Record summary:
Predicted 3D model of RNase P RNA and transfer RNA as a complex of 433 nucleotides. The coordinates come from a structure-prediction model, not an experiment, and the mean pLDDT is 77. It holds a member of the Rfam family "Bacterial RNase P class A".
[in-house]
RNA sequence: AGCAGGACAGGCGGUCGCGGGCGCCGCAAGGCGCUUGAGGAAAGUCCGAGCUCCGCGAGGCAGGGUGCUGGGUAACGCCCAGUGGAAGUGAUUCCAAGGAAAGUGCCACAGAAAAAACACCGCCAACUCCGCGGAGACGCGGACGGUAAGGGUGAAAAGGUGAGGUAAGAGCUCACCAGCGCUGCUGAUGACAGCGGCGGCUCGGUAAACCCCACCCGGUGAAAGACCAAAUAGGAGAGAAGAAGACGCCUCGCUUCGCUUGACUCUCGGGUUGGUCGCAUGAGGUGUCUGGUAACAGGCAUCCCAGACAAAUGAUCGUCACCCUGAUUUCAGGGAACAGAACUCGGCUUACGGCCUGCU
RNA sequence: GGCCCCAUCGUCUAGUGGUCCAGGACAUCACUCUUUCAAGGUGAAGACACGGGUUCGAUUCCCGUUGGGGCCG
Numbered sequence: 001a002g003c004a005g006g007a008c009a010g011g012c013g014g015u016c017g018c019g020g021g022c023g024c025c026g027c028a029a030g031g032c033g034c035u036u037g038a039g040g041a042a043a044g045u046c047c048g049a050g051c052u053c054c055g056c057g058a059g060g061c062a063g064g065g066u067g068c069u070g071g072g073u074a075a076c077g078c079c080c081a082g083u084g085g086a087a088g089u090g091a092u093u094c095c096a097a098g099g100a101a102a103g104u105g106c107c108a109c110a111g112a113a114a115a116a117a118c119a120c121c122g123c124c125a126a127c128u129c130c131g132c133g134g135a136g137a138c139g140c141g142g143a144c145g146g147u148a149a150g151g152g153u154g155a156a157a158a159g160g161u162g163a164g165g166u167a168a169g170a171g172c173u174c175a176c177c178a179g180c181g182c183u184g185c186u187g188a189u190g191a192c193a194g195c196g197g198c199g200g201c202u203c204g205g206u207a208a209a210c211c212c213c214a215c216c217c218g219g220u221g222a223a224a225g226a227c228c229a230a231a232u233a234g235g236a237g238a239g240a241a242g243a244a245g246a247c248g249c250c251u252c253g254c255u256u257c258g259c260u261u262g263a264c265u266c267u268c269g270g271g272u273u274g275g276u277c278g279c280a281u282g283a284g285g286u287g288u289c290u291g292g293u294a295a296c297a298g299g300c301a302u303c304c305c306a307g308a309c310a311a312a313u314g315a316u317c318g319u320c321a322c323c324c325u326g327a328u329u330u331c332a333g334g335g336a337a338c339a340g341a342a343c344u345c346g347g348c349u350u351a352c353g354g355c356c357u358g359c360u
Numbered sequence: 361g362g363c364c365c366c367a368u369c370g371u372c373u374a375g376u377g378g379u380c381c382a383g384g385a386c387a388u389c390a391c392u393c394u395u396u397c398a399a400g401g402u403g404a405a406g407a408c409a410c411g412g413g414u415u416c417g418a419u420u421c422c423c424g425u426u427g428g429g430g431c432c433g
Stems, first nucleotide, its partner, number of pairs: 001360006008353001010320007018037008039338001043349002046347005051221001053219002057257005063217005068082005083097001084095004098212002103210002105206003120151002122147003128143006159177006178202001180199008225277004235268005247262001248259002284303008322335005361432007370386004378416001388404005409425005
């Protein structure tokens, strides 16, 4: 200098004050005493659940999410351990990591050509034709052409090196190497790894573009919901009158089958806006032992740990510990981050202070 | 507390991966016109909220943060 992990979030005491619970006094209002009272993220509301209501009956379409393997978990997009790839000297870290040989689209500018393509410069003139020269071989010029080796463009250019081959060249042929497809053996639960065989020589990138494949997802959020009290008025609009049509239910996307015959249904507007429950014993915490590399699971012991609703959890003083500044045993002054529960858990992400341990 | 949406010059907006050094209108500034001002004409300056990722390439696609707005029994 860097990487990884862990625990903490000032301690103690005095005074005043606030919310909850319990006890006592009081008819009541209330008073007194004891006890208890924010976090690692309570945050963002990004995932997954519990719980609640909607009659979640079945199916289809649409929509959304996830995407290497094995395990953990109530579940997950989370965690652990691995595989493959990438970055770094390294400790270590990161990866939306299925399919581009099912199809479609796109690849600006530049460049000849952006996907079974292409001839700008360059190289060639063997073969065919024309003209000239020549007795001829052939030479020169041109046409039709051949060529992806070399130059140049680009983010990306159609395997690399060497030899043979050729008019010049080229996987055109061969050797080795890289990659792909099929396949065999060995190891692993598996992703995959190692060693071989055959093949044609070779197939661009992009799926956080459409899409295809596999798996998963009903909606709603405590302002859910239940009960009591209070208030109820009437009004405006739309639809349906009888066996098959309309409204309704069936999910706050659409739809088919289905359900009930219900007598009214839906929307707007008006009134009430108080109390109790939901509401805190839970996938709970702490310690220890066992199993497991680990995440985690199990056994035993022990503890009860906020519960408000115009919403409490605070202020101040002393002292100790830490940091900074000035003076240097003494001391003085200042500082101490991010941030405040609201039904409850498991994660992720973001904000932030110093301390300790291990490693490079 | 919960759910949903949006962010481009000072303001309102176009732009759905590429010739974009992001276009237009109003406003601002300078010049011109006028005796002067206004109107008109010519020109200039001025923006993708922030940080990462995918891609050759991001205002656009994805993730996170910040800010703003709307709805509810």